[in-house]
RNA sequence: UGCCCGAACAGGCAAACCCGUCGCGAGGCGGGGACGCAAAGCCAGGGGCCUCCCCCGCGGAGGUCGCCCAGCCGCCGAA
Numbered sequence: 001u002g003c004c005c006g007a008a009c010a011g012g013c014a015a016a017c018c019c020g021u022c023g024c025g026a027g028g029c030g031g032g033g034a035c036g037c038a039a040a041g042c043c044a045g046g047g048g049c050c051u052c053c054c055c056c057g058c059g060g061a062g063g064u065c066g067c068c069c070a071g072c073c074g075c076c077g078a079a
Stems, first nucleotide, its partner, number of pairs: 005077002012037002017032006035066001041072002045069003048064006
């Protein structure tokens, strides 16, 4: 110094719920709020789950990465 790794420190994110707003909906965004998180950063490519539509099929259009995998990028530093 790098990787595995995850004690401490600094900084970071923010579930449920509430308010506002957008959407048929799943759900998104903003504010409040913290259950948690070392990738709970980005990404919807694969799988899963969820929603809507249909001519009901191995169909179509969406949502979710805080479900898993792949890809990209990355803070701190003890054992």
Molecule: c-di-GMP-I riboswitch aptamer
Organism: Actinoplanes sp. ATCC 53533